[in-house]
Molecule: transfer RNA
Organism: uncultured Clostridia bacterium
RNA sequence: GUACCCGUAGUGUAAUUGGAUAACAUUACGGCCUCCGACGCCGUCGACUCCGGGUUCGAGCCCCGGCGGGUACA
Numbered sequence: 001g002u003a004c005c006c007g008u009a010g011u012g013u014a015a016u017u018g019g020a021u022a023a024c025a026u027u028a029c030g031g032c033c034u035c036c037g038a039c040g041c042c043g044u045c046g047a048c049u050c051c052g053g054g055u056u057c058g059a060g061c062c063c064c065g066g067c068g069g070g071u072a073c074a
Stems, first nucleotide, its partner, number of pairs: 001073007010026004019057001028044005050066005
């Protein structure tokens, strides 16, 4: 340089053929439990989905460009 894949809570993942308030686990915080803690149980907070634009009644999902990461080839 070219081609392909990926980018969603602090972290790891899900989200059907484009359709309802973006879900789950963990972390953090609070509570219960305990002599105190851990474990366990309950609850709360946290992402407008890498950035910009387009298509559409409607975009995490489709299209274009950019940025970042990975793989292969050179």